Context: one part of a larger RNA
RNA sequence: CCGGGGACCCCCAGGGGGAAGCGAAGACCCCGUGGAGCUUUACAGCAGCCUGCCGUUGAGCCACGACUCCGGAUGUAUAGUGUAGGUAGGAGGCGUCGAAAUGUUUUCGCCAGGAAACAUGGAGCCGAUCAUGGAACACUACCUUUUCGAAGUUGUGUCUCUAACUCGUAAGAGGACACCGGUUGGUGGGCUGUUUAGGUGGGGCGCCAUGCCCUUGAAAAGAUAUCGAGGGCGCCCAAAGGUUGACUCAGGUGGGUCAGAAAUCCACCGUAGAGUGUAAGAGCAAAAGUCGGCUUGAUGUGACUUCGCAUAAUAGGAUGUCACAAGACGAAAGUCGGGUCUAACGAACCUUUAAGGCACAUUGGUAAUGCCUAAAGACGUCAGAAAAGCUACCCCGGGGAUAACGGAGUUGUCUCCAGCGAGAGUCCAUAUCGACCUGGAGGAUUGCUACUUCGAUGUCGGCUCUCUCCAUCCUGGCUGUGCAGCAGCAGCCAAGGGUAAGACUGUUCGUCUAUUAAAGGAGAUCAUGAGCUGGGUUUAGACCGUCGUGAGACAGGUCGGUUGCUAUCUAUUGGGGG
Numbered sequence: 001c002c003g004g005g006g007a008c009c010c011c012c013a014g015g016g017g018g019a020a021g022c023g024a025a026g027a028c029c030c031c032g033u034g035g036a037g038c039u040u041u042a043c044a045g046c047a048g049c050c051u052g053c054c055g056u057u058g059a060g061c062c063a064c065g066a067c068u069c070c071g072g073a074u075g076u077a078u079a080g081u082g083u084a085g086g087u088a089g090g091a092g093g094c095g096u097c098g099a100a101a102u103g104u105u106u107u108c109g110c111c112a113g114g115a116a117a118c119a120u121g122g123a124g125c126c127g128a129u130c131a132u133g134g135a136a137c138a139c140u141a142c143c144u145u146u147u148c149g150a151a152g153u154u155g156u157g158u159c160u161c162u163a164a165c166u167c168g169u170a171a172g173a174g175g176a177c178a179c180c181g182g183u184u185g186g187u188g189g190g191c192u193g194u195u196u197a198g199g200u201g202g203g204g205c206g207c208c209a210u211g212c213c214c215u216u217g218a219a220a221a222g223a224u225a226u227c228g229a230g231g232g233c234g235c236c237c238a239a240a241g242g243u244u245g246a247c248u249c250a251g252g253u254g255g256g257u258c259a260g261a262a263a264u265c266c267a268c269c270g271u272a273g274a275g276u277g278u279a280a281g282a283g284c285a286a287a288a289g290u291c292g293g294c295u296u297g298a299u300g301u302g303a304c305u306u307c308g309c310a311u312a313a314u315a316g317g318a319u320g321u322c323a324c325a326a327g328a329c330g331a332a333a334g335u336c337g338g339g340u341c342u343a344a345c346g347a348a349c350c351u352u353u354a355a356g357g358c359a360c361a362u363u364g365g366u367a368a369u370g371c372c373u374a375a376a377g378a379c380g381u382c383a384g385a386a387a388a389g390c391u392a393c394c395c396c397g398g399g400g401a402u403a404a405c406g407g408a409g410u411u412g413u414c415u416c417c418a419g420c421g422a423g424a425g426u427c428c429a430u431a432u433c434g435a436c437c438u439g440g441a442g443g444a445u446u447g448c449u450a451c452u453u454c455g456a457u458g459u460c461g462g463c464u465c466u467c468u469c470c471a472u473c474c475u476g477g478c479u480g481u482g483c484a485g486c487a488g489c490a491g492c493c494a495a496g497g498g499u500a501a502g503a504c505u506g507u508u509c510g511u512c513u514a515u516u517a518a519a520g521g522a523g524a525u526c527a528u529g530a531g532c533u534g535g536g537u538u539u540a541g542a543c544c545g546u547c548g549u550g551a552g553a554c555a556g557g558u559c560g561g562u563u564g565c566u567a568u569c570u571a572u573u574g575g576g577g578g
Stems, first nucleotide, its partner, number of pairs: 008578007017570003021565002029399004034395002036391004042194005048187003052183004058161003062157007070149004075144001076112001085143005092126003101120008165174003197210001198208002206227001211233006234382001235277001236339002241295007249273001251269005275284002278344001280342003299325006306318002327336003350377005356372004406452002408449003412446001414442006423433002460535001461533003466524005473498003476493006501513004541559004545554003
C1' cells in the first nucleotide's frame, strides 16, 4: 500500500422479541342499606271486574213474613166440687133485647173438659160460707203466655203494567231492570312504588360462631379474638316457695321366711364417694340434702346504694339500707320482698284489660276522645325497618380491602432420590424385586394462602420459529449379573447430535396402526394472538333434557356467532455512507 472481516457514528429497508407497548376509570368476581328491565301464591296500593245496600225510582194482583193498633179466644203441679195466668178495685152482677136445661154443627184440648153459632125451651143463673200462699170467668180496669180475625205500615218472592230511563228516523222494543252516582266486602302483576339482612379464610350453598349461662383456650389480678374446643337456656314448681320441727346420704360387711346380684328388716363401718327440678363450675351434713306441721313475704306503696360494665348510660337480673301498710311461721330470739349461687329475656308506637284515676265538650241521654297509673300482647337479625325472586339485555360508582388465568409463598398431594432391610429370589437381604418406618430433593400435578395486578399484563389447544435443563429414549464410554455367545436386566459417566408419520377427539392427555437407532421428560408469563388460527371455553339468537308457579337457571348437550393498531425507543436481520 492492497484485500477481507469486525468495533464506533449516521442513513435506508425489513419482520415484529421487549417497553408487564397503544386503545377503553375490567364487561368476569365481590362490595354499595347504587340503578334499571322482567317475574310471582314478596309487601303495600291503584285502575278494572264481581257483589250487598242507598239514590236515580213509579203503579197493581197474589203468596209468605215482620211491626203497630183494635176485637175475640186461651192458661190443668199438689190439696181442692174443678182446666185457679198476674195485680188492683169490689158486695153485688147477668137475664122476656130470652136464664137453666136439651139437641145439632164448628173449634180448642193435657181426653177431664172449655168456647162460639143455630134450634127447642120459657125464668132463673153466678158470687160472699168449706178447703187454699192467693177467690171467684159475679162484674170492672191494666199487664202477660199461646192463638184466631180485621185494619194500617213495611219486607221478600213469582208475575202484570207504563210514565221515569235506555235503544230506535219512526213504528215499536225493553222497563223500574239496565246505565249512571255513592258506599260495603271480595278479586285484581293489568299497572305503580318498594323491599328482598348480616357474619363468612372471595361470593353462593351450608351453618349461626347474631340475645344469654358454665368450663377451657386465657399466658396464677382484671380484661381478652377465630365458622377455636366441650356443653347448656328461651322453662319448670301452689310446692320443688315461707317458716318451724325432726332426721342422715351413696356404698360396704355381717345376719334374716318365700326373696334370687338386686324388694322390705336388724346391727356395724361410712367427710359425702349421695342428693340438691334442668348444663357446668362453685357451695352445702344436728344442712342448702330427706320427711312432717302450719301457711302465702312469689304481698301493696315509696326513697336510695352497689354489682353487672375499670368511662357515660337504657331494659332485664342481682345485693344491701330505710320508711309506711297488711301479714305468715315460731314458746321465743327471730326469719320471710321466691327457688343454694351464676342462664330462663324485650324500648317506643299501637291494641286490650282495670266495678282504676282525671279532664274537655255537646246534649234529652249515651257512645266516642284526650291525659295519668298498672298489667298483658313482640320485635330470637334478641338497643327492636313493614318486605320475595330473576337478569347471558343489562348499567353506574368503587375494590387487587375480594375470587377466576398467570406470577409469588408453602408443598399436604405429586414426581424423584436416599437411610434401614422384614421378606421373595432352591440356599443367599442387596443379580433382580423389596414391606413397615424414617430423612430429603424438585417446584412439571392438585390444593392452600390472598402478597402482586380489577384507570385490564388478552384466556385452552394447534401452527410457526428459538434458547435452556437432565432425573438419558437412541447413539458413545464403563461396572455388576441368577453375564457362555446372541439378546437382556440393573447401575455409573455423558446433553454433541437425533428423537418421525398416521386414525379418533377442539383437545392437552390418551387409545390404536404400521415403521424406526430411538419414536425421552421438562422449563422459558402452563415460551410464542402489536406472529397466524379460533375448533373449545365465555356475551347477545335458538333447540332439547332436567330444575323452577314464573322471570329464568344448569363445570348438561346442541347449531350460529366482528380477533383493532400507519413501529417512537430498544433488541434484531439485510444493505449503504463516514
The part of an RNA shown here (large-subunit ribosomal RNA, domain V) has 578 nucleotides and comes from a Candidatus Methanophagales archaeon. It matches the Rfam family "Bacterial large subunit ribosomal RNA". The full RNA is in RNAcentral, with records from ENA.